Model confidence (mean pLDDT): 82 of 100. A computed fold for a 591-nucleotide part of an RNA from Nocardiopsis sp. Huas11, annotated as large-subunit ribosomal RNA, domain I.
[in-house]
Context: one part of a larger RNA
RNA sequence: GGCACACGGUGGAUGCCUUGGCAUCAGGCGCCGAUGAAGGACGUGGGAGGCCGCGAUAGGCCACGGGGAGCUGUCAACCGAGCUUUGAUCCGUGGGUGUCCGAAUGGGGAAACCUAGCCCGAGUUGUGUCGGGUUGCCGCACCUGAAUGUAUAGGGUGGUUGGUGGUGACGCGGGGAAGUGAAACAUCUCAGUACCCGUAGGAAGAGUAAACAAAAGUGAUUCCCCUAGUAGUGGUGAGCGAACGGGGAAGAGGCUAAACCGUAUGCGUGUGAUAGACGGCAGUCGUUGCGUGUGCGGGGUUGUGGGGCGCAUCUUUUCGGGUCUGUCGGCCCGGAGCGCUGAUGCUGGUGAUAGUUGAAUCCGUUGGGAAGCGGAACCGUAGUGGGUGAGAGUCCCGUAGACGAAGUUGCCGGCUAGGUGUUGGUGUGUUCCCGAGUAGCGCGGAGCCCGUGAAAUUCCGUGUGAAUCUGGCAGGACCACCUGCUAAGCCAAAAUACGUCCUGAUGACCGAUAGUGCACUAGUACCGUGAGGGAAAGGUGAAAAGUGCCCCGGUGAGGGGUCGUGAAAUAGUACCUGAAACCGUGUGCUG
Repeated sequence: GGCACACGGUGGAUGCCUUGGCAUCAGGCGCCGAUGAAGGACGUGGGAGGCCGCGAUAGGCCACGGGGAGCUGUCAACCGAGCUUUGAUCCGUGGGUGUCCGAAUGGGGAAACCUAGCCCGAGUUGUGUCGGGUUGCCGCACCUGAAUGUAUAGGGUGGUUGGUGGUGACGCGGGGAAGUGAAACAUCUCAGUACCCGUAGGAAGAGUAAACAAAAGUGAUUCCCCUAGUAGUGGUGAGCGAACGGGGAAGAGGCUAAACCGUAUGCGUGUGAUAGACGGCAGUCGUUGCGUGUGCGGGGUUGUGGGGCGCAUCUUUUCGGGUCUGUCGGCCCGGAGCGCUGAUGCUGGUGAUAGUUGAAUCCGUUGGGAAGCGGAACCGUAGUGGGUGAGAGUCCCGUAGACGAAGUUGCCGGCUAGGUGUUGGUGUGUUCCCGAGUAGCGCGGAGCCCGUGAAAUUCCGUGUGAAUCUGGCAGGACCACCUGCUAAGCCAAAAUACGUCCUGAUGACCGAUAGUGCACUAGUACCGUGAGGGAAAGGUGAAAAGUGCCCCGGUGAGGGGUCGUGAAAUAGUACCUGAAACCGUGUGCUG
């Protein structure tokens, strides 16, 4: 020196554990903001650094409700001073306060700072000073008002504040790639994806056929399963990819434009009695008329075409008033009655937001410790789960079940205030209306399974440009027949999508190099000019019972001795277990 064994050191693997994560499901909830948000800065405690809470009323203020003996958050003890059965701390609800920044909004600004005007107040002899309120822009309404006549620009005033900013995914709209695939690559694909912008809601969007279908029929939209990787499309490559029909979830239908009537108003026109004043008769009035535009009210809303207007006929709750006068008829308005709807008001029920109650076990034994073992019992609408000195239905918290709210609030009903309706049908005539720079068409594009193709249907740009029911559109060029539907106006619940968030549950999910980046002062420390990047770090013990005294040492750090605690101290805070590499000591073998 090597090897072997034994005993140590170092180190922190492994095992066990879990405060933390991950995923899914169910229920709830689904926006916040000028009444100043989200997010922050700075403060705030008796001593006070971080976290958390709170805001100059600053570990908190007021009220109500719950609860019932201790309390003054946490890391994290200690000291001090207090509060509390006249009910504290704590929990819930509703209020109050809420510095400064931030859309930030009086002006400015290098965020958390600087500095004003006006009104009111405090203070001062007076000024300086201090406190409260107010003063942004856009939009809206009104007033004014240039060059310049009408106007407009501009200016001003006002309001129970409409917008501004934030936000995880889901929605709709406007823009819109490339890596890639095609084994290269250009049409194509990736993909209308990523990304950017705008904008909304708790969902959004879509939606009651100018739809499909095919000789039979269906009957708004949305979503799911099939149809079907089919029909198609496609440098007929890679790929992309329906519909009809069937089965389910859910289920809901309405309102207008126009014709016509009335009324108000603008413009034009008209005349001296023609026109007109609801109809008949008799009077009376005198621009009331007619044309056209606009507002409001009535009317009307359909495809078996519907509606208006005229006529005929059947039918209709009642009272009052009006319609130039009288009478009859008609029409209109209002009240009652009767329907429909229905609150933000009242009320019943059921939830949410604190909580309450809640059965049943003892003995012996091993052990430091009983819940283990042995024996004998009991409860169960409760033998899910967690804790307790080791495996506990009966020890504790709970669990099944039952109960509970002053206040705030969700949902489902009832009542009422309020709102709204109050003729409808049939037949016939008339041809008045039935959504126009629209439909269609030409050209250029896009989107549909559809890449321009025979290319319908849908949308955009541009040019052109119809018809009104004997009208139009569609049924995949186009034409005829047939069939279906009625565009160019609007609204709409549910079934569907998502999860920042709250509650609960579950897991052939993880168990500290895993699981979130973060189980711990974590988006922290640290790095970067910045955008941004981004850690490491858990475990004494059942309980601190956290080791008295002596000695070495610097009145150290650290260690030793001997008692002590403890089941254990080779569990001593560098603390469970304590592998290997690595470093030693001892013994043996080799040499």